Small-subunit ribosomal RNA from a metagenome, 1551 nucleotides, folded computationally.
Rfam family: Bacterial small subunit ribosomal RNA.
[in-house]
RNA sequence: AGAGUUUGAUCCUGGCUCAGAGUGAACGCUGGCGGCGUGGAUUAGGCAUGCAAGUCGAGCGAUCCUUGCUUGAAACUUUUUGGAGUGCUUGCACAAAGAAAAGCGGAGAGCGCUGGAUAGCGGCAAACGGGUGAGGAACACGUGAGUAAUUUGCCCCAAAGACGAACAUAGCUUCGUGAAAACGGAGGUAAUAUUCGAUAUGGUCCCGAUUCUACAUGGAAUUGGGAUUAAAGGUGGGGAUCCUUUCGGGGACCCAUCACUUUGGGAUGAGCUCGCGUCCUAUCAGCUUGUUGGUGAGGUAAUGGCUCACCAAGGCGUUUGACGGGUAGCUGGUCUGAGAGGAUGGUCAGCCACACUGGGACUGAGACACUGCCCAGACUCCUACGGGAGGCUGCAGUCGAGAAUCUUUAGCAAUGGACGAAAGUCUGACUAAGCGACGCCGCGUGCAGGAUGAAGGUUUUCGGAUUGUAAACUGCUUUUUUUAGGAAAGAAAACCCCGUUCCUAAUACGAACUGGGUUGACGGUACCUAACGAAUAAGCCACGGCCAACUCCGUGCCAGCAGCCGCGGUAAUACGGAGGUGGCGAGCGUUACUCGGAAUUACUGGGUGUAAAGGGCAAGUAGGCGGUCUAUUAAGUGAGGGGUGAAACCUUCCGACUCAAUCGGAAAACUGCCUUUCAAACUAAUAGACUUGAGGCCGGUAGAGGGAAAUGGAAUUAGCGGUGUAAGGGUGAAAUCUGUAGAUAUCGCUAAGAACACCAGCGGCGAAGGCGAUUUCCUGGUCCGGUUCUGACGCUAAAUUGCGAAAGCUAGGGGAGCGAACAGAAUUAGAUACUCUGGUAGUCCUAGCCGUAAACGAUGAGCACUAGGUGCUGGUCGUAAGAUCAGUGCCGCAGCAAACGCGUUAAGUGCUCCACCUGGGGACUACGGCCGCAAGGCUAAAACUCAAAGGAAUUGACGGGGACCCGCACAAGCGGUGGAACAUGUGGUUUAAUUCGAUGCUACGCGAAGAACCUCACCAGGGCUUGACAUGUAUGGAGUAGUGAACCGAAAGGGGAACCACCCGUCAAGUUCGGGAAUAUACACAGGUGCUGCAUGGCUGUCGUCAGCUCGUGUCGUGAGAUGUUGGGUUAAGUCCCGCAACGAGCGCAACCAUUACUCCAUGUUGCCACCCCAAUUGUCUAGCUUGCUAGAUAUUGGGCGCACUCUUGGGGGACUGCCUGGGAUAACCAGGAGGAAGGUGGAGAUGACGUCAAGUCAGUACGGCCUUUAUGCCCUGGGCUACACACGUGUUACAAUGGCAGGUACAAAGGGUUGCCAACCCGUGAGGGGGAGCUAAUCUCAAAAAACCUGCCCCAGUUCGGAUUGGAGUCUGCAAUUCGACUUCAUGAAGCCGGAAUCGCUAGUAAUGGGAGAUCAGCUCGCUCCCGUGAAUACGUUCCCGGGUCUUGUACACACCGCCCGUCAAGCGAUGGGAGCUGGGGGUACCCGAAGUCCUACGUAGGUAGGCCGAAGGUAAAACUGGCGACUGGCGCUAAGUCGUAACAAGGUA
Repeated sequence: AGAGUUUGAUCCUGGCUCAGAGUGAACGCUGGCGGCGUGGAUUAGGCAUGCAAGUCGAGCGAUCCUUGCUUGAAACUUUUUGGAGUGCUUGCACAAAGAAAAGCGGAGAGCGCUGGAUAGCGGCAAACGGGUGAGGAACACGUGAGUAAUUUGCCCCAAAGACGAACAUAGCUUCGUGAAAACGGAGGUAAUAUUCGAUAUGGUCCCGAUUCUACAUGGAAUUGGGAUUAAAGGUGGGGAUCCUUUCGGGGACCCAUCACUUUGGGAUGAGCUCGCGUCCUAUCAGCUUGUUGGUGAGGUAAUGGCUCACCAAGGCGUUUGACGGGUAGCUGGUCUGAGAGGAUGGUCAGCCACACUGGGACUGAGACACUGCCCAGACUCCUACGGGAGGCUGCAGUCGAGAAUCUUUAGCAAUGGACGAAAGUCUGACUAAGCGACGCCGCGUGCAGGAUGAAGGUUUUCGGAUUGUAAACUGCUUUUUUUAGGAAAGAAAACCCCGUUCCUAAUACGAACUGGGUUGACGGUACCUAACGAAUAAGCCACGGCCAACUCCGUGCCAGCAGCCGCGGUAAUACGGAGGUGGCGAGCGUUACUCGGAAUUACUGGGUGUAAAGGGCAAGUAGGCGGUCUAUUAAGUGAGGGGUGAAACCUUCCGACUCAAUCGGAAAACUGCCUUUCAAACUAAUAGACUUGAGGCCGGUAGAGGGAAAUGGAAUUAGCGGUGUAAGGGUGAAAUCUGUAGAUAUCGCUAAGAACACCAGCGGCGAAGGCGAUUUCCUGGUCCGGUUCUGACGCUAAAUUGCGAAAGCUAGGGGAGCGAACAGAAUUAGAUACUCUGGUAGUCCUAGCCGUAAACGAUGAGCACUAGGUGCUGGUCGUAAGAUCAGUGCCGCAGCAAACGCGUUAAGUGCUCCACCUGGGGACUACGGCCGCAAGGCUAAAACUCAAAGGAAUUGACGGGGACCCGCACAAGCGGUGGAACAUGUGGUUUAAUUCGAUGCUACGCGAAGAACCUCACCAGGGCUUGACAUGUAUGGAGUAGUGAACCGAAAGGGGAACCACCCGUCAAGUUCGGGAAUAUACACAGGUGCUGCAUGGCUGUCGUCAGCUCGUGUCGUGAGAUGUUGGGUUAAGUCCCGCAACGAGCGCAACCAUUACUCCAUGUUGCCACCCCAAUUGUCUAGCUUGCUAGAUAUUGGGCGCACUCUUGGGGGACUGCCUGGGAUAACCAGGAGGAAGGUGGAGAUGACGUCAAGUCAGUACGGCCUUUAUGCCCUGGGCUACACACGUGUUACAAUGGCAGGUACAAAGGGUUGCCAACCCGUGAGGGGGAGCUAAUCUCAAAAAACCUGCCCCAGUUCGGAUUGGAGUCUGCAAUUCGACUUCAUGAAGCCGGAAUCGCUAGUAAUGGGAGAUCAGCUCGCUCCCGUGAAUACGUUCCCGGGUCUUGUACACACCGCCCGUCAAGCGAUGGGAGCUGGGGGUACCCGAAGUCCUACGUAGGUAGGCCGAAGGUAAAACUGGCGACUGGCGCUAAGUCGUAACAAGGUA
C1' cells in the first nucleotide's frame, strides 16, 4: 500500500466482498511447563449454609473464673460418750438416733499495687471499606469558576475553662402474659448516661461609634452598652499537710497523661450555584399553573417556588430544537486510524446512582443509612392459626435461564481500616494459594554426523520421481519431567529486656537513640546442586483467484463446498479421502462484535448536463456574505506569563525479577479550560468621508409582454332557395354511413361558434408557464445616450407569499369544427388497439378550485476574470469602411470532462448564498401529519430481497433502417420435379430381428465403388473358455506336433482307429541324451462394430473460390480500440491508380502447376502411309485377245522403304491491354478496332485465408477414460437388414408423330483385361453354349458406338404409344438363387394423354439429348465417376425474393433476433400494510380510599393523646401513546424448464 466482482472487451460511477488490528468472548479439534494478568457481559431472577463490624473493663454498676491473705458452713473420718432396739446359750454379743472433741474439708464471705472473661448501661465506629449499573439525557458526569449563601466528628495550632448540685433507668430480683418472637407490673442501682444552677476568655443577638474593602445583595477589623450561651471525668505517680478508716487503706492536694467545654484559625471531607461540553428522533412544533416573577412567612448548615399565603401574567421554544418519544451510568482511559475521526467505557482509578419493590422519617459531624428503624406490597420460611421472621447488586457457594464466566480454600505474616493508653481484638478490605490455554510473555518437545538415497507410502511417460538426512545407525547434551539434598528475600515497625539522653520534684508517665529478643498464611515455595535417561512432551488450518501452497483416487448438478467471484451434469488442483506442500505453533480454525481499508457522509477530503442529485418560476423575511479611504476599540486573531489539566495509562530514559510479559523511578506529554499583559495587519464594532456597485432623473427606442372593449375577412358546418342526376364518401382493400323522400357537385342568401393562412425568420417579448388578425384604452419590464442626483442603499435566500401548460373539479353560459368514453364497420387466431363511419364529456367564455409535466438548456442565482472567427435582432456614433453597448445562434484556442461534449450565453478559473444526492428493487409506496369538494398533491420510512443496477464510448451481430455492389438471386429463356408405374433412400409402422450411423440449407441413389451364404455389427438356436489372433513366465513335453478313417450331429463341435515328423549340439553312426520349436496345463493377458465425436488426433462438409483476415513500426485515444483496410475512381478480386498519419509486410486474390485450343523442334514402335517398291484380290474400268488368260489403270488388303502427315512422348514459342482510336484526373481502367489459332483471368481443373456451426465421423484406422471377461469375446446353422394401411426425397421409363417399329449406311473418345479380356468359326429365336487363335496390351480383345442419315410402315387411338404386373419355358454365376440375383424368350398388357399449391437445374460446346467406358464385383445398377456425338434459347435490367460483400445509422442484443424482455393468471415460500375485535405495557388527568411519618393546631408537667394538611400502595372513570395476536383482505419480493398474449429494445413492425 491494495485486491476480487457489472462488460465480448473498455473507461467511469457505484455498491457488495476480502486481506490488518482488537476482544471480559463462545464453539470445534488438540494440549508439556512456568511467570504475570484476567474470569456472571444473560434474569438489578430466586437463594440453603458459613463468614463479611466491631471495639473499649484505663467510662459505669453488676456477674463469673483465677490467684494471695483473712474468715470459714455443711458433709465425711476417728475417738470418747450414748444407748432406742435386736439375737439368744439370759448374760453375753451387736447396736441406731443424739452429744462433745480432733482431723479432714472447703461451700461461702471480706479485702486487694493478682490475672482474666463478659450480658447490660455508656463512648466511638458502624455514612468507611466491599458490590452492582436497574434508574437517570440531568449541574448526573467532565472541565473551569463562584460560595461576601454554607457546614465539617476524629486530627493540628492558639486562647480560655472544667465550679456546685440533682432526678432517673437498663442490667439485677420478683410476679405475670405468650407456641415463639417478645412484652408488661412491682422493687432497687451506677456512670465520661441525663437534668438543673453558677461562671463567660469568647460566641450569638440588639442599640451605637470608627477604619478598611468588594463585581450587586454586602464583607472584615476595632470599640461602648445590654441580653443570652459551656463542661466529665479516667489512669499512673508523689510525698509534706489535712480529712476519713473495718487500720489493709481511701480521699482532698500536686505532677504527668488520655478524655471534656467555649471560641478563633488550619487541614480534610461535604453541600449549593454558574459558563462551556455531553446520543438518536421534526412522521414530536408548540409547551407550561408552583408554571415565571414579586412581597411576606416557614424551612435548611446554606441560596432558592424548596414550601405556603397574597399580587402580577408571565416563562421556554420554532433549525442556537422547547415539549414529547427512544436509548444510555459519566470520565481518566481502551481499541482502531497516517491523522482528523469512528467505536467503546470490562479489569485499575475519580464521580454518581442503587441495595427485594415503593414511601417515610429517626439518630448522628455526616444517612433519609447494603448486613439500622417504621409503614405498604410481592415472595419465601416458622406457627399451638392468635401471630411472627427474612432480604448475597459483600466473599465463597446453589438453583434457574443461557453459547458462556472459578474454591462453600488459607491467613491477618505484609499493606490499609475501626476501636483501644496499650497489649491487642475485629477485618471474605487485603495478602496468598486453587480452578479455566481466557489473554500476554518466556521455555521445551532434542543437537551433530549419517546415502544403498533402505523399507513402506504416494505417483509414474514404468526410466524414474517424491516423502528424504527424514528414519535406521553412531556420538553428544539434560533445559523441562521424576527423585534426592541444600535453601532464601518478603520483617520493619509495634511490643519485651538492658542501657543512654530529654521532660519532671521524680527512678512515674512520655519522647528520642544503641544493642538484644519475639512474630511468615504462602511454604520447605522461588532459587541452587546431584542422579537417571532422548528419556516425559505436536497439533490445527489451508492449498481455483483474491492468497503462500498440487497431484492421485472416489463421486457424477448427486453427495456436498462457499467470505466474494463461484465449483459439482464421468478425466473436479474448488466436494470426500490419501500422499505431498504452505502457514501458524501449545495452539490452530470458526462464529459474533468494533475500527480500518471506505475519499462509501468527503473539516482534513466528494459531488449534482447524460451515472443518484438544481427546487417549475419569482418576490422577499430571518440568516449567511459583502466596494474604497481615515480614526478609535480590542470580540475574533497572533505572541508572552500565571493557575489548573488527580494518579494510573501512552511515549522517552534509567532500574528490578537470568530475559520478556510484569513491576518501580524520573522526564515529557495531557493538543483543554480559566486568567493576565502586549500587538493592531485582517475580520468585526463605532464614528466620519468617497463613488466605481446599486438606485433615481432627463432624452430616445424595439417588441405575439399583460388586461379590457370593439371590429374584420377566409374557411367549416347547418338552414332556406335555385340548377342538376346517381351516386357520394372512405380505405391497403372494403364495409358501416349519406343519397331517387333528390345526396355529392354547383350558385345565392342566412346563422353559429372556434381559430387567426400569407407576413413567419435557430426573429421578437416575458421570471417561468407562455404570448401570433386589426384598432382603441389601461398597464409592467428591457435597451441605448447624457454623466445630473442619492451615497453601499448590495448579493443570495430557509420559512412565507404569489404566479404556474395540459388534463380534471364546482356553478352558470356556449357548442361550428375536433373529439376521451361509447356504438358500429373492418383487420385479425383473437383485436376491449392501430384504419374507417358516427359521437358524449371536454375543448370556448365568466367566477372559483386544483398545483402537477421530459414544468428541459434534463445545466440554481449573482459578481469578476480568461484567444478569436462568422451570421442575426435592437440602440448610438460614422459619408463609408467600421466602432461600441445589449441580446440571440454557429464554429473554435487554452482549460475542463469518464467520455460524449462545454468552451466570454462555460460544463473554464475564483468568490458568495440557497437547493439537492449517497447501490438496485421494495417505493414518486405504507403509516402519520398538512392541503384539497373530489381526483389527488406535499412530506416520507421499514421489513424483505439482489450483487449488481447504471453512464459514456468500442468491436461485432442484428433491424419488417439507409446507400452502393455482386451471384442462374430475381427477371428473360430452355428442360425438369410435384400427378403415373417402377427403382432407390428415409420416416413411420410392423417384427424374434427388421444392426448401426447421417436429420434445415450442409441427412434422405448418404457411409454402401455393389446385404442370397460370407459381408454382419441384428434375431433364434447349438457350442467353446488363455480363447479365432499377439507376447511373456513357470511346469510338462516321442508315439509328441501334424494328418485324421468309422460313429453322433443342421453345422460348429465331439470322437478317436491309423499314419507319422523338424532344427541345433553330443556321438564313428543309429537309438538314446541335452537344448529349441511345435504343443499341453496354469498365470499374466488377449478380444469387444460395447459407451462417450460434448475427452481427442486425423479427415470431411458448410458459409465460399465469398474477398476478405491480420501483423510490425509509427500516429491518435486514459482505455477497449482506431488509423493502415476509410475516401474518389476502377476491377472477377483489399485488382490497380490517385488522395490521405501513415509506411511497410504476411495469409488469401492473381500468377506459378497439370489439362485443353495454335505452332515449332526433337522422337518413330505396337502409331502413321504422302511419295516409292513388292505381293494378293473372287472388285471395277480399259486394251489385247488364246474366251479365260495377259497387261495397264483404279480400289482394297498385306509386306517393305520412309517419318512428310495424323498421332505418341518430351522440350520450346505464343497473349502482354503489346499496338491504334475514343473516354477518363494526363492515372488505373473502360469501349471499339487491327493483327491473331486464341483478346482482355481464352475454356475447364487442382488449389479453400482468419474463422463459424461443441457441424459429421470412437462403425475406416488411431487414441484417453469407462464398461465387459464361461461373455458385450469366439465358432456355427437358419433367419433378418429385401417386412408394408402410409408419408417424403432422389431417380428411371413414359404419356408419343421433332414419335414408334423394321431394314440399310456412317462417324468417336476415354478406359478395362492373365483366377482376365476373349477373336474367327459352329449350335441356339435368344440369354448363352461349344471352340480355341491372339494378348501381361498405341500390337490382341471387350467393341456393336447410339442418336444422326436413307428407305418403308404406322395415322392420333390408351394406339404398332407405354411398358408395370402376372403365367409358362429357359440361360448364367455361385456350395446354394425359396425367403432374396441378373438376363433371355413366349404370352399377359396396369397406371399414365404432360401433371394443383409449390419447387429445382442451367448463360455455350453450356442446357437439352444420344450412346460408350470404369470402379466395386463370383453374380447382380434406372445409382456414381469419367468419355465422346448432336447441339440450342435468353439475359431489357437490378424494383422485388434469397444469399453475400463494403460504408453508414439505431440498439436495452454479445449463447449475439431461433436475441432480449413485459404484464395478468396459476403454484410454493417469505416479510409487510389494512382489519371487526382480543390482549399487554409505560406515562398522564379527574375522583375515591388513605399506612407510616414530618409538620400544624389543641390538650397534657411529660411520655403522649385527639384533630388536620401532605402522603406510598390500592381502586373507579374517560381519553391518548406504544407493542403482540387476529377471520378476512391489499399490494410486494423470491422461486431451471406452467398458462395467455407480445407492451418495450431496430422505424420493435402504430417512433
The coordinates come from a structure-prediction model, not an experiment, and the mean pLDDT is 83.